The part of an RNA shown here (large-subunit ribosomal RNA, domain IV) has 325 nucleotides and comes from Marinoscillum pacificum.
Context: one part of a larger RNA
RNA sequence: UCAUGGCUAAGGAACUAGGCAAAAUGGCCCUGUAACUUCGGGAGAAGGGGCCCCUACUUCGGUAGGGCGCAGUGAAAAGGCCCAGGCGACUGUUUAUCAAAAACACAUGGCUUUGCGAAAUUGAAAGAUGAUGUAUAAGGCCUGACACCUGCCCGGUGCUGGAAGGUUAAGGGGGGAUGUUAGCUUCGGCGAAGCAUUGAACUGAAGCCCCAGUAAACGGCGGCCGUAACUAUAACGGUCCUAAGGUAGCGAAAUUCCUUGUCGGGUAAGUUCCGACCUGCACGAAUGGUGUAACGAUCUGGGCACUGUCUCGGCCAUGAGCUCG
Numbered sequence: 001u002c003a004u005g006g007c008u009a010a011g012g013a014a015c016u017a018g019g020c021a022a023a024a025u026g027g028c029c030c031u032g033u034a035a036c037u038u039c040g041g042g043a044g045a046a047g048g049g050g051c052c053c054c055u056a057c058u059u060c061g062g063u064a065g066g067g068c069g070c071a072g073u074g075a076a077a078a079g080g081c082c083c084a085g086g087c088g089a090c091u092g093u094u095u096a097u098c099a100a101a102a103a104c105a106c107a108u109g110g111c112u113u114u115g116c117g118a119a120a121u122u123g124a125a126a127g128a129u130g131a132u133g134u135a136u137a138a139g140g141c142c143u144g145a146c147a148c149c150u151g152c153c154c155g156g157u158g159c160u161g162g163a164a165g166g167u168u169a170a171g172g173g174g175g176g177a178u179g180u181u182a183g184c185u186u187c188g189g190c191g192a193a194g195c196a197u198u199g200a201a202c203u204g205a206a207g208c209c210c211c212a213g214u215a216a217a218c219g220g221c222g223g224c225c226g227u228a229a230c231u232a233u234a235a236c237g238g239u240c241c242u243a244a245g246g247u248a249g250c251g252a253a254a255u256u257c258c259u260u261g262u263c264g265g266g267u268a269a270g271u272u273c274c275g276a277c278c279u280g281c282a283c284g285a286a287u288g289g290u291g292u293a294a295c296g297a298u299c300u301g302g303g304c305a306c307u308g309u310c311u312c313g314g315c316c317a318u319g320a321g322c323u324c325g
Base pairs, nucleotide, nucleotide: 001320002319003318004317005316006315007314008313010311011310014309019306027051028050029049030048031047036041038145052067053066054065055064056063057062068072080304081303082302083301084300085299086298087296088295092104093103109142110141111140112139113138114137120129121128122127146291147290148289149288151221152220153219156218157217158214159213160212161211162210165209166208167207171203172202176198177197178196179195180194183190184189222240223239224238225237226236249283250280261277262276263275264274265273
């Protein structure tokens, strides 16, 4: 000096990003126990008291009397607690080896596919899984207990349905054209059949165009101007655009740039926190919205207790290192 322990006056979080670490609490019995609540919980809430030994009695549970110590669960072992908020309902799962979470899963809800030799998946096929199941089943996608709800838009993209018309492949179809030459010839050429090359019209499915439906499908959900008898504001009016212009609820939020917004609370003092306001840069309804008891090695703020975290250090023990031998 380092590591691991023990103690520490007075103060008690002043430390620090943050009470990290440590301290404190701790067992059993009795008592007592709030808000809130899904009536189960919360709850070991919180808070308070007791615990040893001897004698006598005893209904064997205790009762009465006495005694000792600083201390009686006499050593060890054995919850710290409370208040408020965010997120996720919960128990679970996860980055083997820097992340355990608000991420994943979940019960619940919805949409959609599938009538059985099912759809879906796998395989070249046979076959197999699905399933020795049969729509209260199986697959896909989303949401994520529960309570109250889940608004408007089908113009775009997707999906489903439709079939009149347009477009359209191979194929079918072969009008014609060209080459070749038997033959004819005015010697320039013409040219049957066959063979070969090419190939127009016409015909020709799905798809696409088209017409509808569908948003718990992918998604989307405006601007400008004026107006009330102080001012301010605008219930109201005008106008442009759109498929439709954001409803309920929430809101400086895990979302707010300006921003440490403004007001209130808490502090002597608060960029955090809590309650409001609404001017939402850029919340918003199963990409779910808003609440919510219980739960959480979760995150944030506050308090009590407690302490060497600190003011501010000090002492001791053990081990290692270093120096000397």
Model confidence (mean pLDDT): 87 of 100.